[in-house]
RNA sequence: UCCCUUGUGGUCUAGUGGCUAGGAUACGCGGCUCUCACCCGCGAGGCCCGGGUUCGAUUCCCGGCACGGAAU
Numbered sequence: 001u002c003c004c005u006u007g008u009g010g011u012c013u014a015g016u017g018g019c020u021a022g023g024a025u026a027c028g029c030g031g032c033u034c035u036c037a038c039c040c041g042c043g044a045g046g047c048c049c050g051g052g053u054u055c056g057a058u059u060c061c062c063g064g065c066a067c068g069g070a071a072u
Stems, first nucleotide, its partner, number of pairs: 001071001003069002006066002010025004018055001027043005048064005
């Protein structure tokens, strides 16, 4: 320099052009318990950034950024 893959709560991960974006774990509150843990209930927290296509984009297209890989 060029090519490829990936990017979703604090962490890991599912998913699809339209439904409240789902699950696990962690965290907070409450219940249970003599207390803690376990268990039960509730809560907060997320689609990398910009543009385009579309009635509608987390999803499709283009560019950028970041991680990883490959070529020279």

Predicted 3D model of a 72-nucleotide RNA (transfer RNA) from Penaeus monodon. Lineage of the source: Eukaryota > Opisthokonta > Altocrustacea > Penaeidae > Penaeus.